The part of an RNA shown here (small-subunit ribosomal RNA, 5' domain) has 521 nucleotides and comes from an uncultured bacterium.
Context: one part of a larger RNA
This record gives sequence, C1' cells and structure tokens, in this order.
RNA sequence: GGAUGAACGCUGGCGGCGUGCCUAACACAUGCAAGUCGAACGAAGCGCCUGCGGCGAACCCCUCCGGGGGAAAGCCGCAGGGGACUGAGUGGCGGACGGGUGAGCAACGCGUGGGCAACCUGCCCCGUACCGGGGGACAACAGCCGGAAACGGCUGCUAAUACCGCAUAUUCCCGCGGGGCCGCAUGGCCCUGCGGGGAAAGCUCCGGCAGUACGGGAUGGGCCCGCAUCUGAUUAGCUUGUUGGCGGGGUAACGGCCCACCAAGGCUGCGAUCAGUAGCCGGCCUGAGAGGGCGGCCGGCCACAUUGGGACUGAGACACGGCCCAGACUCCUGCGGGAGGCAGCAGUGGGGGAUAUUGCACAAUGGGGGGAACCCUGAUGCAGCGACGCCGCGUGAACGAAGAAAUAUUUCGGUAUGUAAAGUUCUAUCAGCAGGGAAGAAAAUGACAGUACCUGACCAAGAAGCCCCGGCUAACUACGUGCCAGCAGCCGCGGUAAUACGUAGGGGGCGAGCGUUAUCC
Repeated sequence: GGAUGAACGCUGGCGGCGUGCCUAACACAUGCAAGUCGAACGAAGCGCCUGCGGCGAACCCCUCCGGGGGAAAGCCGCAGGGGACUGAGUGGCGGACGGGUGAGCAACGCGUGGGCAACCUGCCCCGUACCGGGGGACAACAGCCGGAAACGGCUGCUAAUACCGCAUAUUCCCGCGGGGCCGCAUGGCCCUGCGGGGAAAGCUCCGGCAGUACGGGAUGGGCCCGCAUCUGAUUAGCUUGUUGGCGGGGUAACGGCCCACCAAGGCUGCGAUCAGUAGCCGGCCUGAGAGGGCGGCCGGCCACAUUGGGACUGAGACACGGCCCAGACUCCUGCGGGAGGCAGCAGUGGGGGAUAUUGCACAAUGGGGGGAACCCUGAUGCAGCGACGCCGCGUGAACGAAGAAAUAUUUCGGUAUGUAAAGUUCUAUCAGCAGGGAAGAAAAUGACAGUACCUGACCAAGAAGCCCCGGCUAACUACGUGCCAGCAGCCGCGGUAAUACGUAGGGGGCGAGCGUUAUCC
C1' cells in the first nucleotide's frame, strides 16, 4: 500500500447493487416451512331434482251449515338420480428434491484422469408384445370394552388402480446341452434344442389418462484404480479379520463386506502407527511473477440433523420437519403412563467486541400432486433494518476589497483567516409537494407499487465531518503546564520560552465518511 462476513470511537444527506451469528453443532415459547389426487375406492355429510309415505293445512268445490270431497307451500322419513361441494379412511404419487449447518472427517472424503466383461435407475422418450378369467380380506362404519390422556382391544359388515391364486408370454430368469465369433484375465456376444419359473387395472368429460413384460435411450447414482491433498520423530515401530487362499453367505454389484476352514502373512525412514489441526474444490485476497494466505457470499461434491445405535418402507434413505431402542434435557399427568427435537423462515433467552423482520406474495422462475381447473411451496421473487462493503450524486455556481466585523497574532506599523462572509446575479441535482405512470406477462393473472421513470410549481433552502501538523510524513504559531499532567507505530517528547503534552488560531490529508483495533499478503 492492498484486502475483510469485521468490530470500536466520533460523525452521518440521498440512491443503486451486494451483504449481514465468524462465538454456544447452546437451549428454545409461538406461527408457518410438504403436500396433493373424488378422473383409483367404499361410506358419511351438505345442497339440488324426482318418486312414495306421514304430518300439514293456505285455497277450491258441494252443503240440509252439522259437515263432506279435493288440495299448493312447508316439515320429516325412505328410495333413486345427479353435484365443479366438504373432508376422515383405504389406495396412488411426492415426503430421498428443495432449504440449513460444518460438528465429525487427513479419508478414494474432495480434486483430476481413467475403469466396471462387477452394477442399479421411479417419473420422461423410442420400440415390440400384451391387458383373459377368478378369489379372500382389511380400514372406514356399527356395537361393546379399556384408558386422565396419548391411544388401544374385541365382534360384525364393505369397495378398489389395495392383496392373493389361475391362464397366456419372448429377446426375461434358472438348469442341462449343441454351434459360431470376439476379448486385457476372470470372460463377453450371437444362433439354437430341452425342462422349469415369472405379468397386468382400471378410470373417463370418449378426446384421453393409466396398467404389464422385454429391449433401447436419457437422466441420476453405486463401486474400483493412477496421481495429488496440513503440522509434529520431544510419536518408530504398527496389525489377528490382521494379509492371502478355498468354500459359502450377503448385495443392484466387486470385495475379509460377513462367516467356517487353511496358510503366515500385510504396512513402515519415499515416515507406518500415534498425536494435533481441518469439511474439499471452482475460486477469493495479495504479489511483476514465482509464491504466500484464505475457502464467508455464489456454484459442485461430502458429511451431519438433540447424543449413540438399528432397521422398515421404497426406484432411491439407514431418511432434518418418518419409525424403533437406549441416554441427557424439557413439558403434560388422574402417578398407571405419555409428548417433544428450529444446523428450515421469522423470532426468544444465553454466549459474545459483533451480525437483521415473529413482513408481503405465489405476479415471475422453479418444484410436488392433478387429465385439467387448481392446491401446496419461509424454495423463490420482493419489501423492512444496519455507511457492513462497492459504486454514483448532493450539501450550490458566478461576480464580489471599503481586504467589513470578529477572532488569533504582533516589533503596535501591521499580518493571517480572506473572495472567505455580507451583497448582486443565477441554477435546481437530491430531499420535500402536485400530476401522470411503466417494463417485468404469450390471452387473463403484478407481491414489488402508485415503485422506477416523466412532467410541473417552489425554495439556497433541509444536508460536513474525521484524523493529523518533531523526523519517517504533507501541514506552525500563541498560551497553559513544568520529568507533573500527559503523548507514543519506531526514534523518542515533557525537569520554565515544548512546532512532540492540553487549548486556541492557522495549516495539511481524506470526505459521508474519518480514525483505531484485529487478521492476511
């Protein structure tokens, strides 16, 4: 000098774009953050229509005035139809994405380059073929029972794109054969024979949307390998599933991943093991570069979700707002037993030098569900707060010497502040007032927002500070103080004329900032 997710002191007008718990991966009140589909299904409710029954009686007809006959509205019940309505339940898809954090991790975790003849891939796209015929349940519901609650038990009924058989089926799978081609080993591909095994679901507004098998694609993942990846030797030895083999189990798949048996191996001075520290990278800062430092925002990967462990479901998880167990903690309780997990968005306490609103909207982009309408979305888009950073703008411009007053100083003549002010003329950026008013959206739909922007009128008004002035280093005098009070980055100032302390005048630097502190180059 440059830089920062900064903080502190003094000061502070406006705007744009960014950015904002670096500390306690401390504990969390409250609200929201993942739902959706009635075009899978049964029941229920709600409102509508029709029919029947009951109640009801306006009104009409007859009347010998006693009554008799017919009958709308309305209400109730039952049945049927139909609804773009409601939401509990069964079922489907989604909750494995998106969002957060950096605790752990020195590792094939990340980066980079390869390999899989050892693998998987829901939704999407392409192709081929198929979609026949049956069955039994369980929720909901009803009844009964237990419990303070959370919730649960028993009996009975019921639907389906839920569940289970059967049929059919290849290029699918398994086993036993024959033939051909190929490869870097295990081996791979093609043709073919026999035996065995394996599918499906309907809904519809009739347009369609779905379903099953197989092959291919796309996308996303899994595994393996070369190289590379901080410090310490005041850590020198480490290892028994350890290293390898055979056989098996397990997995989508290879593998000591796991197991039985056999062998005695494997790593290490090119640093094993141990200890410390740390998420890694694209990048960022600095530097002429080489290099050094860093990894906040944004993007990619990894890991984690109160602590530890476990599996279930599923195409995908060992699953942040799923489940089970154990621990700590908090809460409820009728003391028997239960409930919870902000490292999602806001917000609270605490810690700290220090870091924001319990905001608006799904209008846009994107995501989930749905045929769609649409619903959900604290992702996201915006707004709010903070000079935290960068950038832009303003706080006026021109003229103006009797060099006014005032202040400081003085050798008392003067000198300085100083064209500075006043005064005259002018302008109107920003802010304020009024009118108009977007783009962002393709027809409709705009949170932002009456915002940006444009126009008009008005008024120099509402808008300057901070640090420094001994040398380094740009900027000097006066007074006060008297090794005191104090200053200080280094050298050093201060003990009676201090350009170094304090104040004032003046000056220098930067400017909505200026200094200080911390850290890196």
Its mean pLDDT, the model's own confidence on a scale to 100, is 85. RNAcentral holds the full RNA, with entries from ENA, Greengenes and SILVA.